[in-house]
Context: one part of a larger RNA
Molecule: small-subunit ribosomal RNA, 5' domain
Organism: uncultured bacterium
This record gives sequence, C1' cells and structure tokens, in this order.
RNA sequence: GACGAACGUUGGCGGCGUGUCUAAGGCAUGCAAGUCGAGCGGUCCCCCAUAGCUCGCAAGAGCGGUGGGGGAUAGCGGCAAACGGGUGCGUAACACAUUGGUAAUCUACCCUCCAGUCGGGCACAACUCGCCGAAAGGCGAGCUAAUUCCACGAUGGACAUGCGGGGACAUAUGUCAUUCGCAUGUAAAGCGCAAAACGCGCUGGAGGAGGAGCCUAUGGCCCAUCAGCUUGUUGGCGGGGUAAAAGCCCACCAAGGCUACGACGGGUAGGGGGUGUGAGAGCAUGACCCCCCUCACUGGGACUGAGACACUGCCCAGACACCUACGGGUGGCUGCAGUUAAGAAUAUUCCUCAAUGGCCGAAAGGCUGAAGGAGCGACGCCGCGUGCAGGAUGAAGGGCUUUGGCUCGUAAACUGCUUUUAUUUGGGAAGAAUUCUGACGGUACCAAAUGAAUAAGAGGUUGCUAACUCUGUGCCAGCAGCAGCGGUAAUACAGAGACCUCAAACGUUGUCC
Repeated sequence: GACGAACGUUGGCGGCGUGUCUAAGGCAUGCAAGUCGAGCGGUCCCCCAUAGCUCGCAAGAGCGGUGGGGGAUAGCGGCAAACGGGUGCGUAACACAUUGGUAAUCUACCCUCCAGUCGGGCACAACUCGCCGAAAGGCGAGCUAAUUCCACGAUGGACAUGCGGGGACAUAUGUCAUUCGCAUGUAAAGCGCAAAACGCGCUGGAGGAGGAGCCUAUGGCCCAUCAGCUUGUUGGCGGGGUAAAAGCCCACCAAGGCUACGACGGGUAGGGGGUGUGAGAGCAUGACCCCCCUCACUGGGACUGAGACACUGCCCAGACACCUACGGGUGGCUGCAGUUAAGAAUAUUCCUCAAUGGCCGAAAGGCUGAAGGAGCGACGCCGCGUGCAGGAUGAAGGGCUUUGGCUCGUAAACUGCUUUUAUUUGGGAAGAAUUCUGACGGUACCAAAUGAAUAAGAGGUUGCUAACUCUGUGCCAGCAGCAGCGGUAAUACAGAGACCUCAAACGUUGUCC
C1' cells in the first nucleotide's frame, strides 16, 4: 500500500460498487420454462339465424336438432426446454492460453440462390365402456383427426452408394471443375383469406453467417525422502464404430512405447483476461465483471433430439428424507428469496416485465427470481455536512501553580449573517425507440417557508513517532509492535486536565506485496 474481511469503540447524509471465503452439509414454503386454437380432433360457455315438438286464445316460454360467429383449453402435434442462472467437487489434463490444421467433420433457427410441394395407406391419445388401487397411478376393449406415422407408389437432382474413363492441383489415402457413361437408392404438409393474388410454412440441393467436435506445436505448481513405468501397453493388417481421424473397440501378427530435457507415483489446484504490490524485473493472487472448462444428492446408463449422456427429463443401484389404508409411492435449492447446521463472518420468503435481452406466436400477446429496480450491512471507494463573521470584565467552571499567575480561550456567553443538510408545503421528470405503455417513483430535481437549527468520535502523547503535566499505585496492579517501563516524586501502569494524529470514522487482528 491492498482486502469479498472479522472484532472493539463510535456513527449525520448521498452516489457508485459489493456481501456464506466455512459444510459441493441438510432443506419447510413460494416462485425460477414455457408457448402456439392461423397444425388437429374433441369438450365446455356465450351470441345470432333457423325447420320441428310440447304448453298456451295470443304474446311468449321450454325441449332437443342444424348452420354460423366469439371465448376458453385437458389431449395429440410443433418449436423451445442443450440457452439463460448457479457452483469450483473433481481435474496437473489438449482442461486452459497462444499458434496452426481438419484434403478426417457436424450444424436447428437466420440470410442468399436453384428446383419442387402429385397420389395412397395404417395407427395412437383425447373421448366412450368396463376394471384395479388408500394414494401415486394403471390395465383391457371400442371410435377418431392432423403440419403425427408409413422399410406404399410417382416425379426429381448439381444428393448418396458402387463400377469404369479422361483433365487440373496435390500427394499418404485424395480434392476440385466439368464432361461423362451405367446401375441402384431416397422427398414433401399444410394453414390464414369468400376466392385469386399474397403471406406463413413444408421438401431436395448449393453457398453464407454464427455455433460446435477432433488433432498438432508451445507455455504455466510442489516433492527425487517418488527412478524406473507400461500388456490395449507401442505399431501393423483386417473388421466394427462415430458427424469425423485414431487401440476409440475387437480378432490376429510383431515387440514395441515412455523416462534425469524428470517418465511413473504422491501432494496441491479449475485455467485465462486480469487483480494487488513494486521504479522495474519480479513476487503473490484468480472475490465481483468477461471468455473457456467442470459438476448438478452419490455412482452408472442410455433415450429423444440439429445439439445432451441433459440442474428444476428418463431408467437402474445406493444413502438420506417424507407420505402410506403396510400392499406401495414421492423427493433432490451448487436457480431467486428463505430455513437449519457450521462459523470470527456475509442480506429481503420485496416490486416489475416499463426498459435491455431470451423462448413461443402471423399478430395481439404469454412466460421469463435472466434483467431492471427497491430493501438491509460504514463492507469498500468517492463526495458533502456537523456552521460563518465579530466578540476580553480574557466571565463562570476545570487543570496547573513558584500563589504572582498560567492554561482550556475568541473558546463560550452575547451581536450580526448564512441555510449546504434537516423539516414542512407546492411543483415534478428524462429513461418510451413507437400510437399505447414507467416497476423504480410522487423518486431525482426545482421553488417557497422554518430555524444554528438535526449531526463527532477513535486512537495516541519514553524513543522509533507528531503530542506533558498533576494525582493514585509502589517489581503490586498493570503496559508492551521492538527497545523496554513499574521495587515512594513513573511524561511508559490507572484516572484527570492539556496536547497530537486521523475523522464518519478510528483502532486491533489476519493475509499478500
């Protein structure tokens, strides 16, 4: 000098930041991922029209039927849920950083371009019926729609696979352009509008953007009181597997591969941009913010999907907890709040989707504990204030005293002034681009009024080190960072007065330079 600090004393305000560093211990409760009816069939409600039946003399009322419109939405279907948010357990590794490669790769939504969108069929929810269960939930039978499904047909290509030939570039297999030639394989879905046009979609192909996978080289901890390590190990051939190279996996063959330039083992640890300090070199560090990685009760596994081996999806096992009619079920805060435990120690079960952004939707809009805000904590940094001027009988009072006086001290009183701040009243935003729409917020800010009014402490005073006297105590009680003070005049203990330093803080402790 610094800090995500803690502790002690004290404490007026504001702005901007920041706040479980410990038990990756356990969690009550609420919320944190939905959306689309312009994909689909139902169901419910409302309105309008309408032929019929019943009652009635009529007006009209009721019943069920048909058509149209509007609203709602459990289910099927689509997209999202792999993002966003949290954590640092693990990891010494291609995890990260930098540099290249991918002629070894994938990519939903978005953009550009080209071509197309023809026919057919089978189901399963919802629903109905029956049944089981305390519940969670489940079973059987029957009906049905679609942008669901079809190893059903058509068409199609620069797409894919196989075979054959030539060109250019590379070379390890190859790539590209184009021409081919043959054979084989494989597409599609509709919806809105009265309709056309159009719009939103759908299918195949080419390119782009952004994203991702894999590989190479180099770099960054400690211990040699860890010296040898290795059998899928190292390489080959063949096969499997993947989007993709590869012992990634398997069979066979060979006997290799790494290592004092530190293998192997052990310990510790997420990495970087950065941060602290320092003149720098360096040393230490990785809170907040950004990028990457990692994990999601513990361990394992796959499914779906463009993308996961998936925090608030599924299955299995385990521990723990809860419900139970004892047969069986349910759960996962390392999301936001909150609770308990642990700890020296770390906040509200708040407001709003107004803005920014995300998902869905044609849109209206819905959802969003992302985010924007407010609350709490002097935890940090910065700013402001606690008044200004005059005022000597140098008042009273305190302290000291050589008893003359000295000092607190222009300090107070008193007089004048000001109003930052405070309080009261009134006005009152920007942030909204964009008609509407502002949580913050009647906030910031502005004006007026009142009145010095509402606001100072902490540590120190032997030397280092700025600041000295009195009283008490008597090697006691105590102080102390080091040197050292205290045994009867202690500037070093304790109290008082005075003084010094910093100041809404001041000290102490811890850690780093």